[in-house]
This is a predicted structure of a 121-nucleotide RNA (SAM riboswitch aptamer (S box leader)) from Flammeovirgaceae bacterium UBA5867.
NCBI's taxonomy places the organism under Bacteria, Pseudomonadati, Cytophagia, Cytophagales, Flammeovirgaceae.
It was read from a public genome assembly, where an Rfam model found it.
RNA sequence: GAUUUAUAAAGAAGCGCGGAGAGACAGGCUCUAAGAAGCGCUAGCAACCACUCCCGAUAAUAAGGAAAAGGUGCUAAAUCCUGACUCCGGUUUGGAUGGUCCAUGCCGGGAAAUAUAAACC
Repeated sequence: GAUUUAUAAAGAAGCGCGGAGAGACAGGCUCUAAGAAGCGCUAGCAACCACUCCCGAUAAUAAGGAAAAGGUGCUAAAUCCUGACUCCGGUUUGGAUGGUCCAUGCCGGGAAAUAUAAACC
């Protein structure tokens, strides 16, 4: 880096070095010299993986629960908001119509994208 699966409205920040950017991309909006990114230290959140325990149709397992010493992750704003599509449902307006169809905007959902974990290549 590719693929697959799961999750993403909850939760959790201080200090030191540093010195102008940051929030993936585009637009918006926001954060930032009352100090951005990055690096380090400490603390914390969470519970994906591992371990342990409980429960458990059981031969073993799975599912469910607890815990938090290990491996990751995370600690402004809903993944900050919206968008990516030939998708679905509802609806506005306009046009054509025999049924109905086309265009257009809005609302909700899905997909996609992104991030993280785990597995695998």